[in-house]
């Protein structure tokens, strides 16, 4: 610190995922100790059980217990304090509840300070004691009694109330007798508390107005005390956009945790403060509560019960069920710490101290150390050679931390007490002895191989993996991480500058409001003085402790504890500056504006008017068509259209001017005049003297289209009708037409309202048009300058790039609006507008891992441009109809083996299936095999070849004869080779996968094209070269040029054909000579032809024209050949997972008495069809007889086979000659000359009959081939399609390989020999350059919508429940007050002593009020 993931690749946007650290976790697997911590986040769910506040006999009397008494100890009660503290939870609460700072109208037991006091007296009552009522909880009656309990009197330093006087108000005693302890009244503290105020303190505007005691007075009551705290009367305020009010969620903070901070999330444990204690509602007592273990009601709920009535409240510590992923023991102590009660001794304490339980989380520790190479076995992997696990182990030595077992044994405690605890720690002993897992191993991210699986099973945070070789599943070896833990799940930060204050953006990636006024509100020119809110400095005060850091110490280290220090970035006060912001204030004029003088202008409102064209009507003229279209129809017309003259009517629009010209804020504005009117421009100085910018709500204008009313309506035209067009055409297209368009008055309020670019201000080179005003200067049409607008190009500069650039998108400033992945969603609901149509504001679940943006490189386009090519066109000639041949196909069979499959499969692999071939099927045999090495044992010397005989379909099985009979040799089957049996390695495979693979091939295409190195450009993919401008067949040349070379295509070079020379003549020629049987047949001879070697020849080399003084191109000469002379060979990077595992080769797999090997028969040769690809045809350019001339290339000894000869012939005897320029196949046909005379034929030659010939072991299935018979289809072939540009097409023979035999295929010869090309507009293919593209599997791309099952989420839905809040109305407990108090009272004070008075209680009434009820 960063990485992965859109793209074929780039760079930007931008979300999404990861690695980091944290945790009250939880789950899986595992799990030796020991310290320190922590432990119900879920049901503020409901609780059985125990225990958690008691204490004081030094206030009281009683009673009972020991005791002979003294006396002592016990307790129920009385009275006192405490129980408001500790202890638990976070429900509620957005609030002065908290935090921090300040204030005071105020109280404050127990503590301390200081003053003074403690007199006399008097009624009662509980416990008890006798009764009564109840199931009980309890409760009543009479009677006795005591105090530190109650009351009354006195006293009043001080207090307090009213103030002038005056008035009010207290006490309590006990005992061990002491400097006791308590009491009462007051002073001051101290602690606690209460009351108030600045400020800080969550989302939500789809919550915008709230609020009647509501604001504030005045009086009163009420409080400890201020106060609308309450009441009464009076005033109408009071809070809010700096967000009130409602709604939702939340205890708040020191602090935790995360970050570099800054900010975020949190708010366990610990420590402050708030609130609650079943749920509401109440108050009493008290120094203090409206009180967790106190009361009273109400309400749920539980429990008792004798049915009349009671009685609880664990969110105390422990425990239970419930919920939940989940959170412990119904421990031991009051030893220490603290707390309460007592004079104390003491009691009490589930607050605390500890243990328990939990790897829940930090920290420490250990499970051994050293040594050990036969690199042991055993796993694994393996190219079988080996490597690896691995010094690991084992063996040998050593050691004992933890754990175990024995002994000792503290500190915590101050004089006494230890729950922990026989704990911690120390000694001693034994044994290596009791103690390792858990995740991972594509890529972020350290770590890799086998085996199973075969898009299954499964991983998976992202991206992805898995469809026979998975480093990604599963398992196993290995290896990487961590370690008593390790992984997974959630959370929260962080990376994320991904809300950006430190730190972000809006022309095209999400983003500028359609435009302008103008309101709060931010901002805001120069300058003078005073303030001193901001602001800076100093100094104070607080910012609890504990955390965090820095330094120390103390547990063996350390977690952790202690100590001292910075720290707390805060807030309050005070003392100073006075530059800057801000307030007041005195001026300026450079901002902003007002005056006067001009000239531009479709700026705007209203009233007038004018011509051109449209369509209609009237009348002429005139006579068939006219509209209309790619082509038509539908229309319109002899009822006289179109056309054309004449006249007349309405309504829109305003050609030409006209111009990236004008004007206006935008929307928008266009025929002339008038009117009224708005805004900028320019030149003058004169005036005012910051009066400005911006602008959230707010107002106003605002294209089209709608919408109301009323008018108008000529074109034009949604809907609609027709006619076309198609497969359909609700559409382009034609004929018709309504609304609308137009006017007037309301509404509406969106637009790609776009420059996709908010408004304003200042700076930053510049070139050039071009509009409007000024100024100069001349040569009067130009020049130079300035101020305002529009354009285009450009430099710095800025962008992701495209591109902006004085009119910025540049540098900087104010202010406003808006952005935060895509889709859902310009949409749901709610609220506002609106007649409606909508509008506007505007989520969510839910789904994806991308969506987009800009550029590159390709591919594609029924894009453009250049150019090529039997591509088309122009021409021959064929296919597609027939029959046959042959392939495929599909269907048939036991098989019909099997591959090719569009161009590029279908006379293809196969250059030749009657067995064989055969890979197929059926039967029948072999199993180390038909074939190859080797290894053991045994036998045999052999063995190898023919012939026979049986069984048999053959193979094979048995049996016999003939012939040849290995090599050395110690003569031994001793040796080596050969053979047979057994048996083990292993052979075999035309199984499978050409998508695991070599190699050969095809295709695009013999198309001109495909790269590289340097340099340069560019952020980069990439781009340049290689593009342009000529030319070429050609990236073939020239010239330009940020390129300059270079390779791999091209092109030469290589074969052959064509011309000449030249060697060289034998099987080959014959010109001249001679022979001669007349045959180059012989003697010569080698000139010619010819064979086959060398060599010349062509190069745009020459002339001329053009081109740019080049490349080149066009003519011409010469020349056998002319501009590449004809044809072959040669096929660049690379495409199409092409094809081929069945030529061969090869990985993996797989089959081993078979998926291998032999054999016989069958199959491949089926046959309702479908198509490829030929072949003969259909005839007179021909058929048939006939004559008989003229080639080439090949082929021959297991061969070609001549001459005679026999057959009608196929062929058959025959054998000469030839391993070939010599023998032979071998006869060339086409061609000419007769006939036939347009017919299903003297055309066709298919089928079938039948008699034959060869080849072979064998012609049934199934072989060619001849004779004779027979004589179909077919009369030129429909959409559709091939082939070819010259010695070609077409047309005729020829031969060759395969091959025992079998060719209409294939290969290759030659013979005879054409038409046509004006052209590139269209079809196919292809090259170059260019644009568009959401396409890269690249157009056979991509994608877009409806249905039709299924789920998922979400809105609406006739209802239907439930929570929660607001008001109005009924009723209303407990209660507190206020009245009333006829019943009823000990104290005190009167009394006749009877009773009265002061006071008080019960009970009524009222005001307020909970749960409840209606709406």
């Nucleotide at each position: 610190a960063g990485a992965g993931u859109u793209u074929g690749a780039u760079c930007a946007u931008g979300g999404c995922u990861c690695a980091g650290a944290a945790c009250g976790u939880a789950c899986g697997c595992u799990g030796g100790c020991g310290g320190c911590a922590c432990g119900c986040c879920u049901a503020a769910c409901a609780c059985a059980u125990g225990c958690a506040a008691g204490u004081c006999g030094a206030a009281c009397g009683a009673a009972g217990u020991a005791g002979c008494a003294a006396u002592a100890c016990u307790u129920a009660g009385u009275g006192g304090c405490a129980a408001a503290c500790g202890g638990g939870u976070g429900a509620g609460u957005a609030a002065c509840a908290u935090g921090u700072g300040g204030g005071u109208a105020u109280c404050u037991g127990c503590c301390c300070u200081u003053c003074g006091g403690c007199c006399u007296g008097g009624a009662a009552u509980a416990a008890c004691a006798c009764g009564g009522g109840g199931a009980a909880a309890c409760u009543u009656g009479u009677g006795c009694u005591a105090a530190u309990a109650c009351c009354a009197g006195a006293u009043a330093a001080g207090u307090c109330u009213u103030u002038u006087a005056a008035g009010a108000g207290a006490a309590a005693g006990c005992u061990u007798u002491a400097u006791g302890c308590a009491c009462c009244g007051a002073u001051g503290g101290a602690u606690g508390a209460g009351c108030c105020c600045g400020c800080a303190c969550c989302u939500g505007a789809u919550u915008a107005g709230u609020u009647a005691g509501u604001u504030g007075g005045u009086g009163a009551g009420g409080u400890a005390a201020u106060a609308g705290c309450u009441c009464a009367c009076c005033a109408a305020g009071a809070c809010a956009a700096u967000g009130a009010u409602c709604a939702g969620u939340a205890g708040c903070u020191g602090a935790u945790u995360u970050g570099a901070g800054a900010g975020g999330a949190u708010g366990a444990u610990c420590a402050g403060c708030c609130a609650c204690a079943u749920u509401g509602g109440g108050a009493c007592u008290g120094a203090g509560a409206c009180a967790c273990g106190g009361c009273c009601c109400a309400a749920a709920c539980u429990c008792c019960u004798a049915c009349g009535g009671g009685a609880g409240g664990c969110a105390g510590c422990a425990g239970u069920g419930g919920g939940g992923a989940a959170u412990c023991u119904u421990g031991c102590a009051c030893a220490a710490u603290g707390g309460g009660g007592g004079a104390a001794a003491c009691c009490c304490u589930g607050a605390u101290g500890c243990a328990g339980c939990g790897a829940u989380g930090c920290c420490g520790c250990g499970u051994g150390a050293g040594u050990g190479a036969a690199g042991a076995a055993g796993g694994c992997c393996u190219u079988u050679g080996g490597g690896u696990u691995g010094u690991a182990a084992a063996g040998c030595u050593c050691u004992u931390u933890c754990g175990u077992c024995g002994g000792g044994g503290a500190a915590g405690a101050a004089a006494a007490u230890g729950a922990c605890u026989g704990u911690a720690c120390c000694c001693g002993a034994a044994u290596a002895a009791g103690a390792a897992g858990c995740c991972c191993c594509g890529g972020c991210c350290a770590a890799c191989u086998c085996c199973g699986u075969g898009c299954c099973a499964g991983c998976a945070g992202c991206c992805g993996c898995g469809g026979u070789a998975a480093u990604a599943c599963g398992g196993a070896g290995g290896g990487g991480g961590c370690u008593a833990g390790c992984g997974u799940u959630g959370u929260u930060c962080g990376g994320a500058a991904u809300u950006a204050c430190u730190g972000g953006g809006c022309g095209u990636a999400a983003a500028g409001c359609g435009c302008a006024c103008g309101u709060a509100g931010g901002c805001g020119g120069c300058u003078u003085g005073c303030c001193a809110a901001g602001u800076u400095a100093g100094g104070g005060g607080u910012g609890a402790a504990a955390u965090c850091c820095c330094g120390g110490a103390g547990c063996u280290c350390a977690a952790c504890u202690c100590c001292g220090g910075a720290a707390c970035u805060g807030c309050c006060c005070u003392u100073a500056a006075a530059a800057c912001u801000g307030g007041c204030u005195c001026g300026c004029u450079a901002g902003a504006g007002u005056c006067c003088g001009g000239g531009a202008g479709a700026g705007g409102u209203g009233a007038g008017u004018g011509g051109a064209a449209u369509u209609c009507c009237c009348a002429g003229u005139g006579g068939a068509g006219a509209g209309g279209u790619g082509a038509a129809c539908c229309u319109c017309g002899u009822a006289g259209a179109u056309a054309u003259u004449g006249g007349g009517a309405a309504g829109a629009a305003c050609a030409c001017c006209a111009g990236u010209g004008g004007c206006g804020a935008a929307g928008g504005c266009g025929g002339c005049u008038c009117a009224c009117u708005g805004g900028a421009c320019c030149g003058g100085u004169a005036c005012u003297g910051a009066c400005g910018c911006u602008g959230a709500g707010g107002u106003g204008c605002g294209a089209a289209a709608g919408c109301g009313u009323g008018g108008g309506g000529a074109g034009c035209a949604a809907a609609c009708a027709g006619g076309a067009u198609u497969a359909g055409a609700u559409a382009c297209c034609c004929u018709g037409g309504u609304a609308g368009u137009c006017c007037a008055c309301g509404c509406c309020g969106u637009a790609a309202a776009c420059g996709a670019u908010g408004a304003g201000u200042g700076c930053u080179a510049g070139a050039u048009g071009u509009u409007g005003g000024g100024g100069g200067g001349c040569u009067u049409g130009c020049c130079c300058u300035u101020c305002g607008g529009u354009g285009u190009c450009g430099c710095a500069g800025c962008u992701a790039a495209c591109g902006c650039u004085u009119u910025a998108a540049g540098c900087a400033c104010u202010c406003c609006g808006c952005c935060u992945g895509g889709g859902g969603a310009c949409u749901a609901c709610g609220a506002c507008c609106g007649c409606a149509a909508g509008g506007u504001u505007a989520a969510a679940a839910c789904u994806c891992a991308a969506a987009g943006g800009a550029a590159u490189u390709g591919a594609c386009g029924g894009g453009g441009g250049c150019c090529c090519g039997c591509a088309c066109a122009a021409g021959c000639g064929g296919u597609g109809g027939a029959g046959c041949a042959u392939g495929u196909g599909g269907u048939u069979u036991a098989a019909u083996u099997c591959g090719a499959a569009g161009c590029a499969a279908c006379g293809c692999g196969a250059a030749g299936a009657a067995c064989c071939u055969u890979a197929c099927c059926a039967g029948c045999c072999c199993u180390u095999g038909a074939c190859a090495u080797g290894c053991u044992a045994g036998g045999u010397u052999u063995g190898g070849g023919g012939c026979c005989u049986g069984a048999g379909a053959a193979a094979u099985c048995a049996g016999g004869c003939c012939u040849u009979u290995c090599a050395g040799u110690u003569a031994g089957g001793c040796u080596g080779g050969g053979c047979c049996u057994a048996g083990c390695a292993c052979a075999g495979g035309u199984g499978c996968u050409g998508c695991a693979u070599g190699g050969c091939u095809g295709u695009c295409g013999u198309c001109a094209g495909c790269u590289c190195g340097u340099g340069u450009c560019g952020u980069g993919a990439g781009a340049u070269g290689u593009u342009g401008g000529g030319u070429u067949a050609a990236g073939u040349c020239c010239c330009g040029c940020a390129a300059c070379g270079a390779g791999c295509g091209c092109a030469a070079c290589c074969c052959u054909c064509g011309c000449c020379c030249u060697u060289a003549g034998u099987u080959g020629c014959c010109a001249g000579c001679g022979g001669u049987c007349c045959g180059g047949c012989c003697g010569g001879g080698c000139a010619c032809u010819c064979u086959a070697g060398g060599g010349g020849a062509a190069c745009u080399g020459c002339c001329g024209g053009u081109g740019a003084c080049a490349a080149g191109c066009c003519g011409g000469a010469g020349g056998a050949a002319g501009g590449c002379g004809g044809g072959g060979a040669u096929g660049a990077c690379g495409u199409c997972a092409a094809g081929u595992c069945c030529u061969c080769a090869u990985g993996g797999c797989c089959c081993u008495u078979a998926c291998g090997g032999g054999c016989u028969g069958g199959g491949c040769u089926a046959c309702a069809c479908a198509c490829g690809u030929g072949c003969u045809a259909c005839a007179a350019u021909g058929g048939c007889g006939g004559u008989g001339a003229c080639a080439a290339u090949g082929g021959g000894u297991g061969g070609c086979g001549a001459a005679c000869u026999c057959g009608c012939g196929a062929g058959g005897g025959g054998g000469a000659g030839c391993u070939a320029a010599u023998c032979u196949c071998a006869a060339a046909a086409a061609a000419c000359c007769g006939u036939c005379u347009c017919a299903g034929u003297u055309c066709g030659g298919a089928u079938u009959g039948u008699a034959c010939u060869c080849u072979g072991c064998a012609a049934c299935u199934c072989g060619a081939g001849u004779g004779c018979a027979u004589g179909a289809a077919g009369u030129u072939g429909g959409a559709a399609u091939c082939g070819c540009u010259a010695g070609u097409a077409a047309u005729c023979g020829u031969g060759g390989a395969u091959c025992a035999g079998c060719a209409u295929g294939c290969c290759a010869c030659g013979g005879u020999g054409a038409a046509u090309a004006u052209g590139u507009u269209c079809c196919c293919g292809g090259g170059c350059c260019u644009u568009g593209u959401a396409c890269a599997c690249a157009c056979c791309g991509c994608c877009c919508g409806u249905c039709a099952c299924a789920c998922c989420a979400c809105g609406g839905g006739a209802g239907u429940u439930g929570a929660u809040u607001g008001c109005u109305c009924c009723a209303g407990a407990a209660g507190u007050u206020g009245u009333u108090g006829g019943g009823c009272c000990a104290a005190c004070c009167c009394u006749u002593c009877g009773g009265g008075g002061a006071g008080g209680c019960a009970g009524g009434c009222a005001c307020c009020u909970a749960a409840g009820g209606a709406g």